[in-house]
RNA sequence: GGGCCUGUAGCUCAGCUGGGAGAGCGUCUCGUUCGCAAUGAGAAGGUCGGCGGUUCGAUCCCGCUCAGGUCCA
Repeated sequence: GGGCCUGUAGCUCAGCUGGGAGAGCGUCUCGUUCGCAAUGAGAAGGUCGGCGGUUCGAUCCCGCUCAGGUCCA
């Protein structure tokens, strides 16, 4: 220098063919308990790495770019 893969909640990740942004764990609140643990119910938490483009509409498609991994040179 070139090819490919990954980037989504605090962490680990899902998201099928473009239209609702989600799960588990964690955090907070409440109930059960004398209290803790455990368990049940509920809640908060997101510019979907960044910029631009296509589209009525983008996590998803296209271009550039950043970071990490991997292969080739």

A computed fold for a 73-nucleotide RNA from an Alphaproteobacteria bacterium, annotated as transfer RNA. Its Rfam family is "tRNA". By type it is a transfer RNA. Gene Ontology term of the family: triplet codon-amino acid adaptor activity. The prediction has a mean pLDDT of 81. NCBI's taxonomy places the organism under Bacteria, Pseudomonadati, Pseudomonadota, Alphaproteobacteria.